[in-house]
Predicted 3D model of a 75-nucleotide RNA (c-di-GMP-I riboswitch aptamer) from a bacterium. The coordinates come from a structure-prediction model, not an experiment, and the mean pLDDT is 91.
RNA sequence: ACAACGAAAGGGCAAACCGGUCGAGAGGCCGGGACGCAAAGCCAUGGGUCCUUCACGGAUCGCCAGGCUGCCGAA
Repeated sequence: ACAACGAAAGGGCAAACCGGUCGAGAGGCCGGGACGCAAAGCCAUGGGUCCUUCACGGAUCGCCAGGCUGCCGAA
C1' cells in the first nucleotide's frame, strides 16, 4: 500500500411524523424531527415493489443483487 474485518476516535447520514413546495401520481426538494445505518455515498445494470398519460414512460439504491468511489485503523 492492498484485501478482509469493524473495536476506538473524529465525525457523517436521516425513517416515521409535522410544515412548506413541485408533480397527474408513485414520489422528489427545503425546514423541523430521529427509527435506524460502516457506505443509509453514487449508479436504475438485473430482479422486486409502486405510479400513470399504459410507453423504447416514470418512481424506489433506507427492498435484494451487482458496479464505482470513500473516512479511521484496534483485535